[in-house]
Molecule: FMN riboswitch aptamer (RFN element)
Organism: Nitriliruptoria bacterium
Order: sequence, then C1' cells, then structure tokens
RNA sequence: CCGCGCCUCCGGGGCAGGGUGAAAUCCCCGACCGGCGGUGACCCGGCGACAGCGCCGGGCAGCCCGCGACCCGCUGUGCGCAGCGGUGGAUCCGGGAGGUGCCCUCGUGGCACCGAGCCGGAGCCGACGGUGACAGUCCGGACGGGAGGAGGCGACC
Repeated sequence: CCGCGCCUCCGGGGCAGGGUGAAAUCCCCGACCGGCGGUGACCCGGCGACAGCGCCGGGCAGCCCGCGACCCGCUGUGCGCAGCGGUGGAUCCGGGAGGUGCCCUCGUGGCACCGAGCCGGAGCCGACGGUGACAGUCCGGACGGGAGGAGGCGACC
C1' cells in the first nucleotide's frame, strides 16, 4: 500500500395546534421529516516560495446519476437462507459567480451559447401488512435486513 481475504463495531427521521365524526396522529386545515455512494463551473484547508495556475484532502442534493429497504419472479438449498434477475417516487421558474466559442478597431471591447448541489420563489415525492376511518409520520414483520462507513489483523507488492 490501489486492490484482495478474514474479523469487530456502527449503520433512519417525522403530525405541534385545530375541524368533522360514535370512532381518525389514517379524512380536512395545518405541522413535521429526509438512509447510503457518486457528481461542481461552489465552499474550506494544505502543498508547489508568492499571485495566476496546478495538484492533493475535506464539505455540500429527498425530487442530477445510481444503490438500499419493500414487493415480484427464477434457480439452488442442509429449509435457516443464499445467488441471480425484475418492478420500484418526486422540480420547475428567476438570478448569474463563473465557463466556452467566435469576431474586431485588441479594449475595463462586442456577440452567441452554457451555467451549479449556490441565492430567491413556487411546487412535488415517499414500500408492504394492520387499524372502530383512507397513514411518508401510529402499530407490525424488525432485538431483522441493509446500501455503505470506520477500525483491526493477514497475505501480496
């Protein structure tokens, strides 16, 4: 020490207040919540003596790209489960730091295009089963599984 093997630990949040009703955290008003990895033209730090510029590390997205949970199927099975495959939600508008290209009279120039996870605004989404009444938020499978994260040991180099 990229990667590899084994082990350990960690690994999800949320209906305040009110209305109707016999009954609702399930309906209505309203409130609240956001797993994991990646991604920059953004932010922070370090290094290259400085600026520019470059490199390295870190941070940052529910709705950008994927993954997981859940559900379905197939195969295997020592019937515990494992492997493989599939299904599976939601974003627009404005701003414009900055970037790219072209042109010329080469400038504090012009034109065109791009333009974020940032700023402002308005929206939207959320497995299955259960329930005196329809659930992202209650109860349950679940003291489970899990994307993955951190650390340790080992071999290799």